[in-house]
RNA sequence: CUGAAUUAUUAGCAAACUUGCCGAAAGGCAGGGGCGCAAAGCUAAAGGGCCUGUUCCUUUUGGGGAUGGCAGCCAGUUGCCGUU
Numbered sequence: 001c002u003g004a005a006u007u008a009u010u011a012g013c014a015a016a017c018u019u020g021c022c023g024a025a026a027g028g029c030a031g032g033g034g035c036g037c038a039a040a041g042c043u044a045a046a047g048g049g050c051c052u053g054u055u056c057c058u059u060u061u062g063g064g065g066a067u068g069g070c071a072g073c074c075a076g077u078u079g080c081c082g083u084u
Stems, first nucleotide, its partner, number of pairs: 004084003012037002017032006035072001041077003047074002049070003056064003
């Protein structure tokens, strides 16, 4: 220096819930909060999967349906510290 694995240290992120705002919703942003995470960093037609279902279409107690969303579902990709 490179690759693989990964106990720790110093740090980091931040689930549920909650307050306010945006949104049709899923969900997002900010504050509190802390379940957890060795990538819980980044990537959303251009890998898969999942969620919602406005405008719309069809048909009517329904169904279709992404241009909307989820990276803390898998995946791709980049990386800190130290040990072997």